The RNA shown here (transfer RNA) has 73 nucleotides and comes from Pleonosporium sp. Taxonomically the source falls in Pleonosporium (Eukaryota, Rhodymeniophycidae, Ceramiales, Ceramiaceae). Rfam family: tRNA. From the family's description: Transfer RNA (tRNA) molecules are approximately 80 nucleotides in length. By type it is a transfer RNA. It is recorded under the gene name trnM-CAU. The prediction has a mean pLDDT of 81.

[in-house]
């Protein structure tokens, strides 16, 4: 230097153009327990990489740029 995938909650993921982006783990609070922990209720947390485009309507389609992985040189 090329090709290819990728970027969404603290972490690991979904979400095939349309409802208010959602799960599981973690956090917090509560029950429960003589006391942890495991259980079980509730909670809150997201400019969807960054900047245009196309469309009534975009996390998803387009384009360019940043950032990661594999691969070929």
């Nucleotide at each position: 230097a090329g090709u290819a995938g990728g970027a969404u909650a603290g972490u690991u993921c979904a979400a095939a153009g349309g409802u208010u982006a959602g799960a599981a783990c973690a956090u917090u609070a509560g029950a429960a327990u003589c006391a942890u922990a495991a259980u079980c209720u509730a909670u809150a947390a997201g400019u969807u990489g960054u900047a245009g485009g196309u469309u009534c309507a975009a996390a998803u389609c387009c384009u360019a740029c940043u950032c990661c992985u594999a691969c070929u040189a």